[in-house]
Source information:
This is a predicted structure of a 350-nucleotide part of an RNA (small-subunit ribosomal RNA, central domain) from an uncultured prokaryote. It matches the Rfam family "Bacterial small subunit ribosomal RNA". Rfam links the family to the GO terms ribosome and structural constituent of ribosome. The RNAcentral record of the full RNA draws on ENA.
Context: one part of a larger RNA
RNA sequence: CUGGGCUUAAAGCGUACGCAGGCGGAUUUGUAGGUAUUUUGUGAAAUCCCACGGCUCAACCGUGGAACUGCAGGGUAAACCACAAAUCUUGAGACAAGUAGGGGUCAGUGGAACUAUGAGUGGAGCGGUGAAAUGCGUAGAUAUUCAUGGGAACGCCAAUGGCGAAGGCAACUGACUGGGCUUGUUCUGACGCUCAGGUACGAAAGCGUGGGUAGCGAACGGGAUUAGAUACCCCGGUAGUCCACGCCGUAAACGAUGCACACUAGGUCGCGGAGCCUCUCAUGGUCUCGCGGCCGAAGGUAAACUGAUUAGUGUGCCGCCUGGGGAGUACGGUCGCAAGGCUAAAACUC
Numbered sequence: 001c002u003g004g005g006c007u008u009a010a011a012g013c014g015u016a017c018g019c020a021g022g023c024g025g026a027u028u029u030g031u032a033g034g035u036a037u038u039u040u041g042u043g044a045a046a047u048c049c050c051a052c053g054g055c056u057c058a059a060c061c062g063u064g065g066a067a068c069u070g071c072a073g074g075g076u077a078a079a080c081c082a083c084a085a086a087u088c089u090u091g092a093g094a095c096a097a098g099u100a101g102g103g104g105u106c107a108g109u110g111g112a113a114c115u116a117u118g119a120g121u122g123g124a125g126c127g128g129u130g131a132a133a134u135g136c137g138u139a140g141a142u143a144u145u146c147a148u149g150g151g152a153a154c155g156c157c158a159a160u161g162g163c164g165a166a167g168g169c170a171a172c173u174g175a176c177u178g179g180g181c182u183u184g185u186u187c188u189g190a191c192g193c194u195c196a197g198g199u200a201c202g203a204a205a206g207c208g209u210g211g212g213u214a215g216c217g218a219a220c221g222g223g224a225u226u227a228g229a230u231a232c233c234c235c236g237g238u239a240g241u242c243c244a245c246g247c248c249g250u251a252a253a254c255g256a257u258g259c260a261c262a263c264u265a266g267g268u269c270g271c272g273g274a275g276c277c278u279c280u281c282a283u284g285g286u287c288u289c290g291c292g293g294c295c296g297a298a299g300g301u302a303a304a305c306u307g308a309u310u311a312g313u314g315u316g317c318c319g320c321c322u323g324g325g326g327a328g329u330a331c332g333g334u335c336g337c338a339a340g341g342c343u344a345a346a347a348c349u350c
Base pairs, nucleotide, nucleotide: 004321005320006319007304008303012318014201015200016199017198021194022193023192025088026087027086028085029084030083031082033081034080035077036076037075038074039073040072041071042070049065050064051063052062053061054060091191092188093187094186095184096183097182098181099180103177104176105175106174107173108172109171110154114150115149116148117147118146119145120144121143125136126135162169163168206247207246208245209244210243211242215241216240220236221235222234223233258317259316260315261314262313263312266295267294268293269292270291271290272289273288275286276285277284299306300305323350324349325348332343333342334341335340
């Protein structure tokens, strides 16, 4: 090097876009770089291998052969790879007509709840717990009614449902905007797949500047509990949670399952389309695309399970793994305001 793997044993980058690289549909003609075959030269000798022979045998040695799988030149072939030219439409894309959606950004509006303030009623408790206490309350609380202000989140619909590359996305309305699906088969004519490096996006927490702060609430204070209680429970409460802009770049970022394509029984449910049949028409039946689930034949798997949404059968490309600990650490580099991230050992030990 080849050979083995990556749902759960070590192992799929959080996700996408994408340069280089790798790989790449059908047909025809040509070239001859790869390829195949043939030939010439060379591939020193010794060694290795085969045969025969010489030392009484053997080691050893001699003679002959083969081999030296390589390199270079010439000829031939043209299936395959490559290259050149041309053609094609099924891959890919475009176009047209429809269509579903919490996809995104910005702006505006709304109701419930909560809370504060003001006012009215009222008059001794409220609150909280396993039980209490801290706490609030005659300076009038809790309760109740009205008014005004404020911030955050959007009940029911709601789903096993939808959309998005992932993170994620849910009141309503408007503006701008991305993607998907179906049908037509009108156009282009392989324009494709994957992707080291790179770039962009990336929950929560955290950081910077400025705002905002109703509720909740790390830290912190107090009350309980307890042997103790730096907790669980209770009363408070700062950062934060919210907004704008800029960083951070990590998660059990999970389907613990990379992407793309082809092929390989079915059944059933849901969502979005198209067609055909049926006057039981509030539809029903059937068929066909796309998406989301469950069950399951074959197959696979250590089993659990998986099973057209594959973990089956194959192909292409990328990433990753190689006993446990030390350690995702040290050192170095790089990024960051910092926190820290990325890259990433060894000694030693079992």